[in-house]
RNA sequence: ACCUUAUUAAGAGUGAUGGAGGGAAUGGGCCCUAUGAUAUCCGGCAACCUUGUUUUAAACAAAGGUGCUAAAUCCCACAGGAUGUCGUUAAUUCUGGAAGAUGAGGU
Numbered sequence: 001a002c003c004u005u006a007u008u009a010a011g012a013g014u015g016a017u018g019g020a021g022g023g024a025a026u027g028g029g030c031c032c033u034a035u036g037a038u039a040u041c042c043g044g045c046a047a048c049c050u051u052g053u054u055u056u057a058a059a060c061a062a063a064g065g066u067g068c069u070a071a072a073u074c075c076c077a078c079a080g081g082a083u084g085u086c087g088u089u090a091a092u093u094c095u096g097g098a099a100g101a102u103g104a105g106g107u
Base pairs, nucleotide, nucleotide: 001107002106003105004104005103006102007101008100013042015041016040017039021032022031023030026077027076028075029074043069044068045067047066048065049064050062051061052060053059073099078096079095080094081093082092083091
C1' cells in the first nucleotide's frame, strides 16, 4: 500500500510547556482560537485487542497495546422518500449507499 471485518449521534481538562493557527482527503459552508490554536507531557475516557470474574450468548472489571479526549465523521457534496409549494425554487427532515477515521486479522 491492498483485502476482509467491527465500530463510528455516548464518554473524556479551570493542568504544565509553548506561541498561531486549527476543525483526519478535495470543494463549498459553518465553527474553534491571545479568555491561548497545532504540537509535547501529565491527567482522563473506554471503541478494538489483551487479561480476569462469571458464563449458552453475553455481562462486568482492569487500563497492558493501539486509539480517543469542541460541535454526529461539525454539515453537505450519490440515490430515494416525506413535509412544504398553484407550479417551481429554497428550506427542513428521514432512509440507504459511497467515501473517511480507528481497531483486529491477512497478503

Predicted 3D model of a 107-nucleotide RNA (SAM riboswitch aptamer (S box leader)). The sequence was found by an Rfam model in a public genome assembly.